RNA sequence: GCGGCGCUGGUCUAGCCUGGUAUGACACCAGCCCCCCAAGCUGGGAAUCCCGGGUUCAAAUCCCGGGCGCCGCA
Numbered sequence: 001g002c003g004g005c006g007c008u009g010g011u012c013u014a015g016c017c018u019g020g021u022a023u024g025a026c027a028c029c030a031g032c033c034c035c036c037c038a039a040g041c042u043g044g045g046a047a048u049c050c051c052g053g054g055u056u057c058a059a060a061u062c063c064c065g066g067g068c069g070c071c072g073c074a
Stems, first nucleotide, its partner, number of pairs: 001073007010026003020057001028044005050066005
């Protein structure tokens, strides 16, 4: 230099093909339970969906460019 794959709450992750309220678990906060803790149950907040642009009524999703990481080729 060329090609492939990946990037989504604090962590991991679904959703992307086929555009239409961003999913679940753990963690965190509050309550219930309990002598207390843990476990369990209920509720809650938390996301520039890596960045910029384009297409569209509407983009995490499609298109273009860029960044970072991994792998392969040279």
Molecule: transfer RNA
Organism: Candidatus Bathyarchaeota archaeon